[in-house]
């Protein structure tokens, strides 16, 4: 600069679940807790999921808007520990 996350090292994140605060919610934050996880670090730009609200008719697990929820759904974009070259 580059590869990679197979081994090695110092470590980190914590899913479900419970308790507790917010939010209509989807979900989010603190404490416990540990499925996992090489970006599970950070950002909603695309796609999907899901949640309010309107709204259309063909009344359906249906469709469109707006506004949100998910970065631990993918995919892109940034940033970086160690290895090894």
């Nucleotide at each position: 600069c580059g590869u990679g996350a197979u081994c090695a090292a110092u470590g980190g994140c914590a899913a479900a679940c419970c308790u507790g605060c917010g939010g209509c919610g989807a979900c989010g934050c603190a404490g416990g807790g540990a499925c996992g996880c090489a970006a599970a670090g950070c950002c909603u730009c695309c796609g999907g999921u899901c949640u309010g609200a309107c709204u259309g008719c063909u009344u359906g697990c249906c469709g469109g808007u707006c506004a949100g929820a998910u970065a631990g759904c993918g995919g892109g974009g940034u940033u970086g520990c160690c290895u090894c070259g």

c-di-GMP-I riboswitch aptamer from Betaproteobacteria bacterium UBA5582, 85 nucleotides, folded computationally. It matches the Rfam family "c-di-GMP-I riboswitch aptamer". Rfam's curators write: GEMM was predicted in a large-scale screen for bacterial structured RNA regulatory elements. The sequence was found by an Rfam model in a public genome assembly. Taxonomically the source falls in Betaproteobacteria (Bacteria, Pseudomonadati, Pseudomonadota).